This is a predicted structure of a 73-nucleotide RNA (transfer RNA) from Candidatus Levybacteria bacterium RIFCSPLOWO2_12_FULL_37_14. It matches the Rfam family "tRNA". Taxonomically the source falls in Candidatus Levyibacteriota (Bacteria, Bacteria candidate phyla).
RNA sequence: GUGUCCGUAGCUUAAUGGAUAGAGCAUUGGGUUGCGAACCCAACGAUUGUGAGUUCGACCCUCACCGGGCACA
Numbered sequence: 001g002u003g004u005c006c007g008u009a010g011c012u013u014a015a016u017g018g019a020u021a022g023a024g025c026a027u028u029g030g031g032u033u034g035c036g037a038a039c040c041c042a043a044c045g046a047u048u049g050u051g052a053g054u055u056c057g058a059c060c061c062u063c064a065c066c067g068g069g070c071a072c073a
Base pairs, nucleotide, nucleotide: 001072002071003070004069005068006067007066010025011024012023013022018056027043028042029041030040031039049065050064051063052062053061
C1' cells in the first nucleotide's frame, strides 16, 4: 500500500432501521454474619471512535477520516 474484520459504561459484552441503549464483573450504599467471604436488594456509570450523508426515525445502512487485529505485498 491492497483486501478483510472490529471500535457501545473502568473491563467483558447484548441490541431485526422503531419505545427510556440492556446485562455480567468492578465500584458505592444497605441487608445478612460474632467479624469476613459468599449470597440478597439498591444506586452509580454510555452524547454507541470522529465527522458527514440517507431516512419520518440510525448502535444498525452509505461515505470519509482516526485507532486496533488478521491476510497478502
Source information: The prediction has a mean pLDDT of 80.